[in-house]
RNA sequence: GGACCGAAAAGCCAAACCACUUGUGAAGGUGGGACGGGAAGCCACGGGGCUCAUUUGUUAGCAAGCCGGGUUACCGAA
Numbered sequence: 001g002g003a004c005c006g007a008a009a010a011g012c013c014a015a016a017c018c019a020c021u022u023g024u025g026a027a028g029g030u031g032g033g034a035c036g037g038g039a040a041g042c043c044a045c046g047g048g049g050c051u052c053a054u055u056u057g058u059u060a061g062c063a064a065g066c067c068g069g070g071u072u073a074c075c076g077a078a
C1' cells in the first nucleotide's frame, strides 16, 4: 500500500408523518422530521413488488431503504 472486516473517531444519509409542489398513476422534488443505515452513494442486469393504457397480450414507467449482482468512495482497532 492492497484485500477482508467493522471497534473507535470524524462526519454523512434520512423511514414514517406534515406543508408546498410535479405527474394519469406508481412515485418524484423542496422544507421540517428521525425509523434506521457500513456504502440508506450510483446502476433497472436477474428475481420479486407497484403503476398507466388494455378484451388479452405486447409496450412504457416507478422503486437502489426488498433480495442478489456490478461499480466508486471516508476511517483503520481486533
Base pairs, nucleotide, nucleotide: 005076006075012037013036017032018031019030020029021028022027035065041071042070043069045068046067047066049062050061051060
This is a predicted structure of a 78-nucleotide RNA (c-di-GMP-I riboswitch aptamer) from a Gemmatimonadota bacterium.
Of the family's consensus pairs, 94% are formed in the model.
It matches the Rfam family "c-di-GMP-I riboswitch aptamer". Its family is annotated with cyclic-di-GMP binding in the Gene Ontology.
The coordinates come from a structure-prediction model, not an experiment, and the mean pLDDT is 81.
The sequence was found by an Rfam model in a public genome assembly.